This is a predicted structure of a 1380-nucleotide RNA (small-subunit ribosomal RNA) from an uncultured bacterium. It matches the Rfam family "Bacterial small subunit ribosomal RNA".
RNA sequence: AUAAGGCAUGCAAGUCGAAUGGCCGCAGGGCCAUGGCGAACGAGGUAGUAACACGUAGGAACGCACCCCUAAGUCGGGCAUAACUCGCCGAAAGGCGAGAUAAUUCUCGAUGGUCUCGUAAGAGUAAAGAUUUAUCGCUUAGGGAGCGGCCUGCGGCGUAUCAGCUAGUUGGUAAGGUAAUGGCUUACCAAGGCUAUGACGCGUAGGGGAGGUGAGAGCCUGACCCCCACCGAUGGGACUGAGACACGGCCCAUACACCUACGGGUGGCUGCAGUCGAGAAUCUUCCGCAAUGGGCGAAAGCCUGACGGAGCGAUGUCGCGUGAUGGAUGAAGUCCCUCGGGACGUAAACAUCUUUUAUGAGGGAGAAAUUUAUUGAUAGUACCUCAUGAAUAAGGACCUGCUAAACUCGUGCCAGCAGCAGCGGUAAGACGAGUGGUCCUAGUGUUAUCCGGAAUUAUUGGGCGUAAAGGGUGUGUAGGUGGUUUGGUUAGUCUCUUGUUAAAUCUCCCGGCUUAACCGGGAAAUCGCGAGGGAAACGGCCAGACUGGAGCGUGCAAGGGGCGAGUGGAACUCAUGGUGUAGGGGUGAAAUCCGUUGAUAUCAUGGGGAACACCGAAAGCGAAGGCAGCUCGCUGGUGCACAGCUGACACUGAAACACGAAAGCGUGGGUAGCGAACGGGAUUAGAUACCCCGGUAGUCCACGCCCUAAACGAUGAUCACUAGGUUUUCGGAGUAUCGACCCUCUGAGAGCCGUAGCUAACGCGUUAAGUGAUCCGCCUGGGAGUACGGCCGCAAGGCUAAAACUCAAAAGAAUAGACGGGGACUCGCACAAGCGGUGGAUCAUGUGGUUUAAUUCGACGCUAAACGAAGAACCUCACCAGGGUUUGAAAUCCAGACGAAAGUCGCCAGAAACGGCGACCCUCUCACAAGGACGGCUGGACAGGUGAUGCAUGGCUGUCGUCAGUUCGUGGCUUGAGUUGUUCCCUUCAGUGGGGAAACGAACGCAACCCCUGUCGCGUGUUAUAUUUGUCACGCGAGACUAUCCGUCUCUGACGGAGGGAAGCGGGGAUGACGCCAAGUCAGCAUGUCCCUCUGACAUCCUGGGCUACACACAUGAUACAAUGGCCGUUACAGAAGGUCGCGACGAGGAAACUCUGAGCUAAUCCUUAAAGACGGCCCCAGUUCGGAUUGAGGUCUGCAACUCGACCUCAUGAAGUUGGAAUCGCUAGUAAUCGCAGGUCAGCUAUACUGCGGUGAAUACGCUCUCGAGUCUUGUACUCACCGCCCGUCAAGCCAAGGGAGCCGGGAGUGCCCAAAGUCUCACUUCGGUGGGCCUAAGGUAAGUUCGGUGACAAGGGUUAAGUCGUAACAAGGUAACC
Repeated sequence: AUAAGGCAUGCAAGUCGAAUGGCCGCAGGGCCAUGGCGAACGAGGUAGUAACACGUAGGAACGCACCCCUAAGUCGGGCAUAACUCGCCGAAAGGCGAGAUAAUUCUCGAUGGUCUCGUAAGAGUAAAGAUUUAUCGCUUAGGGAGCGGCCUGCGGCGUAUCAGCUAGUUGGUAAGGUAAUGGCUUACCAAGGCUAUGACGCGUAGGGGAGGUGAGAGCCUGACCCCCACCGAUGGGACUGAGACACGGCCCAUACACCUACGGGUGGCUGCAGUCGAGAAUCUUCCGCAAUGGGCGAAAGCCUGACGGAGCGAUGUCGCGUGAUGGAUGAAGUCCCUCGGGACGUAAACAUCUUUUAUGAGGGAGAAAUUUAUUGAUAGUACCUCAUGAAUAAGGACCUGCUAAACUCGUGCCAGCAGCAGCGGUAAGACGAGUGGUCCUAGUGUUAUCCGGAAUUAUUGGGCGUAAAGGGUGUGUAGGUGGUUUGGUUAGUCUCUUGUUAAAUCUCCCGGCUUAACCGGGAAAUCGCGAGGGAAACGGCCAGACUGGAGCGUGCAAGGGGCGAGUGGAACUCAUGGUGUAGGGGUGAAAUCCGUUGAUAUCAUGGGGAACACCGAAAGCGAAGGCAGCUCGCUGGUGCACAGCUGACACUGAAACACGAAAGCGUGGGUAGCGAACGGGAUUAGAUACCCCGGUAGUCCACGCCCUAAACGAUGAUCACUAGGUUUUCGGAGUAUCGACCCUCUGAGAGCCGUAGCUAACGCGUUAAGUGAUCCGCCUGGGAGUACGGCCGCAAGGCUAAAACUCAAAAGAAUAGACGGGGACUCGCACAAGCGGUGGAUCAUGUGGUUUAAUUCGACGCUAAACGAAGAACCUCACCAGGGUUUGAAAUCCAGACGAAAGUCGCCAGAAACGGCGACCCUCUCACAAGGACGGCUGGACAGGUGAUGCAUGGCUGUCGUCAGUUCGUGGCUUGAGUUGUUCCCUUCAGUGGGGAAACGAACGCAACCCCUGUCGCGUGUUAUAUUUGUCACGCGAGACUAUCCGUCUCUGACGGAGGGAAGCGGGGAUGACGCCAAGUCAGCAUGUCCCUCUGACAUCCUGGGCUACACACAUGAUACAAUGGCCGUUACAGAAGGUCGCGACGAGGAAACUCUGAGCUAAUCCUUAAAGACGGCCCCAGUUCGGAUUGAGGUCUGCAACUCGACCUCAUGAAGUUGGAAUCGCUAGUAAUCGCAGGUCAGCUAUACUGCGGUGAAUACGCUCUCGAGUCUUGUACUCACCGCCCGUCAAGCCAAGGGAGCCGGGAGUGCCCAAAGUCUCACUUCGGUGGGCCUAAGGUAAGUUCGGUGACAAGGGUUAAGUCGUAACAAGGUAACC
């Protein structure tokens, strides 16, 4: 810094009696008026102005009061008038008439060196006095100083979505006007003048010295101080004057405000104070002329809101203080804590000291000049001295990172923070508070703006292949740039001298206020412009020469270069005819469609249109778009060779012009095939698509438009330089040859690889994206290549081209992963080949659901569901109902009393717990007591919790997966993330091993080491037996290593065979890498935090119930459906494990479960029928002599107790079920299948479960296409919470900004016409005061436009908003490759 918005009140410009007249007064003196000078300065403001306004440097046609110097003059007359007096009008402001008068007022004459006119003669032209002197004035002329007017070069804003502007316009002649030049004005003549080096228009803006910032170059600003300009309520105008078109003068108009007696008047703070308003916001209606300066005056002096000062405001800058020293048991208090302690903290208290500041008292300036006298607003201020007493004086921001400084509590995506990243969803260093800390300090933060950092507009100092960015291409105007050489010249360039660049400011030095800020002096600087002298390398210009750039010529050559005309064959289609018969066509599969009126197929003939197979290529040509059968005609460009001609003629290139695929448009043709739209058939949840059958525009030709593409090499043009290798096209030369080929060299094109170099990387690399030079175009998410405006177009649309708003990103390249309905390779009972099951039945067990007072809790795809649970009748137990207890059922410590309170037994009440009563018992050590131990009781610290959080944790576990992987050190590569190693080849069960290799080694995994088992040897020992011996157990050892022999192969290895108990890992177990799933577990245990607990619990005790419910659904099993079987009888063979509160034989009883008895066994000793099997018999294919559920009855056993709710035995009963839908599981050998045995838990048991043991004992594997999972390499990616990802558009809803819009409203600038104030000029009249007319004009009116805003129904698009709707377009081959 806003309202150049409006203003009450006071003051801000007067002075002179030594120019003069008068009035008042006794007087000093004062007042009024004329006259002179001043009032054009000073003070304020920045509205206008893009301009000679300003800055700077110059110029010629001018003026000047006051001041200085010089010279000359100052003579003689005259007419008025104000104040005043009288009269009159008016509310006022003010005015009119009559009368008298003065001057340095006015006027006439004289003189005139000056000036004007005139050839000359000549004519015209000035003055003022005051005063005793002195002096001050006056007039004229010349000069000076300084000031002002005018002209010019150069300099400094934005916009081209403003491209054309101009009639006094440009020039001339004449006249007028001015101090003066000039279209300054007028008349006439001519038709000029300005402009892409930006005219004209629009927007914005006072300019400079300077100020801020910056290393500088720059960028931004124009407050305070100085210079200039402009303005004075708004617009116009002149008067006076030396000077004004005049801030505190005049006239008119307009708006506003005020007074009024309604007739009429008055006013202009952007002067100093002050007031209202506006605003986020800015002061006293102060003192004084003492100083400095200004006006007047001879002077004294008067005036001066200029100025000097004071006041208010931490607004800024500078200086100072709010105390200093000592002071630990580290007081109290607060905060934190691992409860031990730590921090605030020498901080405080306390003691000693000081007095800047503060307060009081005393003294007290300089600024003052001058010979004397007078005179200080500031101010009794600064300063000095004394006194009192630590006394009067500390805050603000911040503490997650950036960024110095952290803990606790509260809150719980709430409240809130935030400059950016971001913080807050129950352990917040980010919110709020406390404590502590950090940084500044009479300040500290916030906000706004500018510069810097930002090389982020890049002159210094950037870029354009893929990040934003090369114009679609050429021709070419202006412009920019330009080869070799000679001479001349020089406005560029360089150098010297000089003038200027005001002062202040900045820098340096010196000095004055106690210091500093501040101030004074000096120096330096002020990058520019002007003048003069010099230089001539570079550049320009002039003149001359040259041939290398460029062009021309001659010869040769290649080519889908262009235009026109003609012509050819294949295919396709149509028509006709022949042969021929039932299909054809199409698809993933179909159907629509065609076909018995004869299709498809095939043959023949004819018609038609479009496109040109092979050659053909990474090849050729063209400026690009683009160009392809063959022939002819016309025509453009290019390359090579020769070195004949011209002699820089060149390069680039805004504007302009031309060309410009496809689609599209217009007119007229043509139309075989293909084929938008459209119709039909499919697909689909839908299918306005992908697929199929048809099919119109179009595609083709002629003419005319359109003018855009991923118009791409995403790479502008030209010139020069800078390793090579290789391929190819078109020339030339050499060599060779009869000739061609080959070989070597040399030009011009087109490709690949690659050096240096460049690049963010990818990559580029003589065809550069390298190194240099010149010119052009272009460059910052979305909105948007959109709106508006303009130009073009028939239209479609194109070109040019914003802003509001919104976001913190958008984007590129590369890396590691993950993923793909991408690829390659490999493995796994993954599939396949087999065997047996599940899914159907009944039952058992678990789960969901439902039910319930409770059916405790956890676990939920693979990786929950015979899981935690290796045993729910009570207990367990966590659940429910009811009844009890409260330091507690159990633990530790302290204190107190007690020594039978306790315990055992009995009784009472009760469901029990618990409570009450009685009896028995009278603790140990030491004993004298005290004390101690022990026991319960009371009180206090405390306990207790299967309550919550597995998303706060430890530990343990599942899973991928016993899959072969996962990493590290050093080195190498890379800007880096990372990579190499670990990839590749061969091989393996294996990242197992070998080879190669910028890697070399190593670790966790693999393997091995460990255990069991299979063969043998040795030793020891129990047991059996009478002993040897055998079996068994334990220990030690041997053995197997592709080691040996033979053979084969693709030969470091694999395969086949032999030997051997065992052969290519012999079989089995234990062993589980880095990690993933916030996987599981707070209920096994441990544990942080939270929660519940002094009259009652979420603790704890008891009784009973529940976890066992039952329409259903799922999971895991058992038993079956029978004859490879069932039943009966007889008979044989294991292994492992357990046993003294135990296993329990024999014998006896019972039909059996079981009971009685109790031998043996602390176990190689004793105890525990093995079953399938074998032999014999019956059953004869049935719901059965299968199957055993269910139910009834009777018993046995365990246990305090089998009702809810145990197992077993006997008799009776005898259900479903006759091999199981879709689907699905296990298993590769002593395996599957099948048979029994044992154990743990346990009083008993719901075990058909689980963990082990042995008996009998198969089938099959071609192979890796497919399903699932895993591994390695590679590829794409817009994913990284990683495809259960990401993400697009319509619709629906809220909000926002901008554009369009029938209109409506307002502002700006101008034009035509009408009217026209004041006023200058002019004309006429005049009583000389004026009056009337004319030209011009402000304001006003009117009309049609123009431009900029506001508002606007409505419609359209854009942006934005945790969880709306519909689909799935894109990213993977995104499921139709995507895109233009």